A computed fold for a 93-nucleotide RNA from Acidithiobacillus ferrianus, annotated as TPP riboswitch aptamer (THI element). Model confidence (mean pLDDT): 79 of 100.

[in-house]
RNA sequence: UAUAAACGCUAGGGGCGUCCCAUCGUGGACUGAGAGGUACCCUUGGAACCUGAUCCGGGUUGUGCCGGCGUAGGGAAGCGCGACCGCAGCACG
Numbered sequence: 001u002a003u004a005a006a007c008g009c010u011a012g013g014g015g016c017g018u019c020c021c022a023u024c025g026u027g028g029a030c031u032g033a034g035a036g037g038u039a040c041c042c043u044u045g046g047a048a049c050c051u052g053a054u055c056c057g058g059g060u061u062g063u064g065c066c067g068g069c070g071u072a073g074g075g076a077a078g079c080g081c082g083a084c085c086g087c088a089g090c091a092c093g
Stems, first nucleotide, its partner, number of pairs: 007080004011043004016037001017030004021025001049074003055068004
């Protein structure tokens, strides 16, 4: 000097399913960051999310529950802040 991670601001993108019930509720259970929260996740170095997919394998009371598919096809960005190491040059020993 320029930056990484992290953080902040603004803007944008995204999902919200399954099962249970004398009781249908501001109820209980499962996975998950999140199952309508003022929250969560993701934003091109992009598996957030969508498509393929009424897909394939496994498992479950059941469900994208797990794995595959997946180096597939799509998919929403700018700014601020921000260091050690290394490398190079110069100086000194």